[in-house]
Molecule: SAM riboswitch aptamer (S box leader)
Organism: Phascolarctobacterium sp.
RNA sequence: CUACCAUAAAGAGUGUGCGAGGGACAGCCCCGUUGACCACACAGCAACCUGCCAAAGGUAAGGUGCUAAAGGCUGAAUGAUGG
Numbered sequence: 001c002u003a004c005c006a007u008a009a010a011g012a013g014u015g016u017g018c019g020a021g022g023g024a025c026a027g028c029c030c031c032g033u034u035g036a037c038c039a040c041a042c043a044g045c046a047a048c049c050u051g052c053c054a055a056a057g058g059u060a061a062g063g064u065g066c067u068a069a070a071g072g073c074u075g076a077a078u079g080a081u082g083g
Stems, first nucleotide, its partner, number of pairs: 004083004013042005021031003025075004043067003048063003051059003
C1' cells in the first nucleotide's frame, strides 16, 4: 500500500512546549491567541490482538487505540482504528 472481517450515540485530562489554524472531504455547525491543532510527560478510558485466570466470563501485564461535540450533523465517490 491492497483485499477481507470487526468496531463506532457508553467511557476517559491535566501540565509543559509551540503559535494559527483545527474538527479527513463538501455543505452546515462548532473549537481556537482566555492558546485550539500538534508534540512530549504523567494520568486515565476501553478491551481489538497477545498473556494470565480450566471455561462462560474475568483480569489489565504486553502490542495498538482512544481521552470536545454520535465519525459533531447531513451527504458520498468513503475517512479512522483493530485483527